[in-house]
RNA sequence: ACAGUCCUCGCGGGAGAGGCCGGCCGUCGCGCCGGAGCCGAAGGCGCAACCGCCCCGGAAACGCUCAGGCAAAAGGACCGCGAGGAAGGU
Numbered sequence: 001a002c003a004g005u006c007c008u009c010g011c012g013g014g015a016g017a018g019g020c021c022g023g024c025c026g027u028c029g030c031g032c033c034g035g036a037g038c039c040g041a042a043g044g045c046g047c048a049a050c051c052g053c054c055c056c057g058g059a060a061a062c063g064c065u066c067a068g069g070c071a072a073a074a075g076g077a078c079c080g081c082g083a084g085g086a087a088g089g090u
Base pairs, nucleotide, nucleotide: 001090002089005086006085007084008083009082010081011080012079013078020035021034022033023032024031025029037070038069039068043066044064045063046062050058051057
């Protein structure tokens, strides 16, 4: 220097599913307690195809639904662009 990978930051995009039912309160709330239902794209767990092979490594939008979520807002996997960084490879 180059290609792939990963991490961080900035900007843009970014889905699904009840503003459910009952109860409580000198507090009426984005509250607390209970109930059955629903969603998958924070995180987590499982399978491991695949990335030509090895190294560093990566690894699903599939499965589970613990956690989380089910008006808007927020959050949001992931994608694009930019900047910086990491380990190994050539």

Model confidence (mean pLDDT): 75 of 100. This is a predicted structure of a 90-nucleotide RNA (Glycine riboswitch aptamer) from Methylosinus sp. Sm6. Its Rfam family is "Glycine riboswitch aptamer". Rfam describes the family as follows. This family represents the bacterial glycine riboswitch. The source organism's lineage runs through Bacteria, Pseudomonadota, Alphaproteobacteria, Hyphomicrobiales and Methylosinus. It was read from a public genome assembly, where an Rfam model found it.